Predicted 3D model of a 74-nucleotide RNA (transfer RNA) from an Alphaproteobacteria bacterium. Its Rfam family is "tRNA". It is annotated as a transfer RNA. NCBI's taxonomy places the organism under Bacteria, Pseudomonadati, Pseudomonadota, Alphaproteobacteria. The coordinates come from a structure-prediction model, not an experiment, and the mean pLDDT is 80.
[in-house]
RNA sequence: GGGCCUGUAGCUCAGUUGGUUAGAGCUCUCGGUUCAUACCCGAGCGGUCGUAGGUUCGAAUCCUACCGGGCCCA
Repeated sequence: GGGCCUGUAGCUCAGUUGGUUAGAGCUCUCGGUUCAUACCCGAGCGGUCGUAGGUUCGAAUCCUACCGGGCCCA
């Protein structure tokens, strides 16, 4: 220098043919349970969907550039 993959909650990851409200488990907080802790049960908090543009009535999803991470070739 060229090519490919990847980026969604604090962590690990889903998200269908673009369709209106973005989810799960763990963590955390509160409550229940217990002599108490853990386990367990219930509820809650937590999101610029990497960034900026574009297409569209509508974008996490499609297109372009850039940024971070990884792999391969030279």

Record summary: It was read from a public genome assembly.